Molecule: transfer RNA
Organism: Patescibacteria group bacterium
RNA sequence: GCCCCCGUAGUUCAAUGGAUAGAAUAGGUCCGUCCUAAGGACAAGAUGUGUGUUCGAUUCAUGCCGGGGGCA
Numbered sequence: 001g002c003c004c005c006c007g008u009a010g011u012u013c014a015a016u017g018g019a020u021a022g023a024a025u026a027g028g029u030c031c032g033u034c035c036u037a038a039g040g041a042c043a044a045g046a047u048g049u050g051u052g053u054u055c056g057a058u059u060c061a062u063g064c065c066g067g068g069g070g071c072a
Base pairs, nucleotide, nucleotide: 001071002070003069004068005067006066007065010025011024012023013022018055028042029041030040031039048064049063050062051061052060
């Protein structure tokens, strides 16, 4: 330099054009207990970034950024 794949809560994963983006786990508050733990309840937390297509984009196209792989 060229080609391919990936980017969603702190972490691991769903959602592939249409409902308020959903769960697990971690963290928080409360209950629980003599204390801690187990267990239970509640709340909070994310689409890498810009532009475009579309009535509607996590999903499709493209530039950039980041990560991984292959060729030279």